[in-house]
Molecule: Bacterial small signal recognition particle RNA
Organism: candidate division WOR-3 bacterium
RNA sequence: GGUCGGGUCUCGCGAUGGCGACCACCGCCAACCCCGCCAGGACCGGAAGGUAGCAACGGUACGCGGACCGGCCGCCAGUCGCGAGGGCGCCUGGCCGGA
Numbered sequence: 001g002g003u004c005g006g007g008u009c010u011c012g013c014g015a016u017g018g019c020g021a022c023c024a025c026c027g028c029c030a031a032c033c034c035c036g037c038c039a040g041g042a043c044c045g046g047a048a049g050g051u052a053g054c055a056a057c058g059g060u061a062c063g064c065g066g067a068c069c070g071g072c073c074g075c076c077a078g079u080c081g082c083g084a085g086g087g088c089g090c091c092u093g094g095c096c097g098g099a
Stems, first nucleotide, its partner, number of pairs: 001096008009085008017076004022071002025066004034059003042051003
C1' cells in the first nucleotide's frame, strides 16, 4: 500500500436485569351517616307477643401496611443475542506485496 473481515452507528425482533403501577395473597381498618345479629333500655299491647334499635360481637367497603412466589402493563442515552441497513470517521484482526 492492497484486499477480506469485525467493532463503534441506525432500525427491528427476542431474552434478561432494574424501577414503577394494577390484579391476586396476608394483616389492620366504620361510635353514627355500611351490612348482619342485636344484651340492656325505649315504644306498642290487657296479655301473648311485637316494633324500632344504641353498645358489644361478626362481616364488608374505602383506605393503610406487609409479603414478593404469581399474573399483567409501562419505562430505562441497562445488558446480551439475532437480522437488516449504513459507513470508509475511528479502533482492531487475517492474508498478500513493498520499503